[in-house]
Molecule: transfer RNA
Organism: Planctomycetaceae bacterium
RNA sequence: UGCCUUGUCGUCUAGCGGUAGGAUGCGACGCUCUGAACGUCGAGACGGAGGUUCGAGUCCUCCCGAGGCAG
Numbered sequence: 001u002g003c004c005u006u007g008u009c010g011u012c013u014a015g016c017g018g019u020a021g022g023a024u025g026c027g028a029c030g031c032u033c034u035g036a037a038c039g040u041c042g043a044g045a046c047g048g049a050g051g052u053u054c055g056a057g058u059c060c061u062c063c064c065g066a067g068g069c070a071g
Base pairs, nucleotide, nucleotide: 001070002069003068004067005066006065007064010024011023012022013021018054026042027041028040029039030038047063048062049061050060051059
């Protein structure tokens, strides 16, 4: 320098272009003598900027980060 893969709640992981879900963690409540466990409820995320589209996590371009291949 070129090419390929990849980026989603704190962490891990789903997501045919049409309401962003689950697990774990966190908070509240219930249960308990107390706690753990268990149950109910709640908060919490699409790397950045553009483009296409009625509609983008998803498709396209550039940039940034991570991994790999070639030189």